[in-house]
RNA sequence: GCCCGGGUGGUGAAAUUGGUAUACACAAGAGACUUAAAAUCUCUCGCCGAAAGGCUUGCGGGUCCGAGUCCCGCCCCGGGCA
Numbered sequence: 001g002c003c004c005g006g007g008u009g010g011u012g013a014a015a016u017u018g019g020u021a022u023a024c025a026c027a028a029g030a031g032a033c034u035u036a037a038a039a040u041c042u043c044u045c046g047c048c049g050a051a052a053g054g055c056u057u058g059c060g061g062g063u064c065c066g067a068g069u070c071c072c073g074c075c076c077c078g079g080g081c082a
Stems, first nucleotide, its partner, number of pairs: 001081007010026003019065001028044005046055003058074005
């Protein structure tokens, strides 16, 4: 240099066809239970905002009524060829 795969909450990650961004698990916080703790159970858990609402899928553009998903450029990680 060329080719392939990937980048989404604190972490692992789902969203397969373009149609509710955060399912599921872990971690964390609060509560219940307990003499106390562990275990277990319940609830909460991206950002801004008092709320209404707005924003957010590596970064920047584009297409589209609508983009995590498609297209272009770039950055980063892994693999292959030379």
Transfer RNA from a bacterium, 82 nucleotides, folded computationally.
It was read from a public genome assembly.
The prediction has a mean pLDDT of 80.
Rfam family: tRNA. The family's RNA type in Rfam is transfer RNA. Rfam describes the family as follows. Transfer RNA (tRNA) molecules are approximately 80 nucleotides in length.